[in-house]
Molecule: transfer RNA
Organism: Bacillota bacterium
RNA sequence: CGGGGCGUGGCCCAGCCUGGUUUAGGGCACCAGAAUGGGGUUCUGGGGGUCCCCGGUUCAAAUCCGGGCGCCCCGA
Numbered sequence: 001c002g003g004g005g006c007g008u009g010g011c012c013c014a015g016c017c018u019g020g021u022u023u024a025g026g027g028c029a030c031c032a033g034a035a036u037g038g039g040g041u042u043c044u045g046g047g048g049g050u051c052c053c054c055g056g057u058u059c060a061a062a063u064c065c066g067g068g069c070g071c072c073c074c075g076a
Stems, first nucleotide, its partner, number of pairs: 001075007010028004020059001030046006052068005
C1' cells in the first nucleotide's frame, strides 16, 4: 500500500443478505422474591443497549449507500 472479516446491554452472540411501523432478542452475570435450617441449586419476576462514529437514501434504517475509527487475517 492492496484485499477480506468483525464492531449490538457488564461479557459472549443472534438479528443485517429479503428495511416496517411498540419485538432490538438469547445465554452467562447482576438485583428481588419463593422453595431449603443455611449454602448450593431450581423456579418466578426485574433493571440495563436504541446497535463503533459522521453523513446520505427513504414515509420508515441495527439492517441499504458513502466516508472515517478500532481490532483481526491474507498478500505485497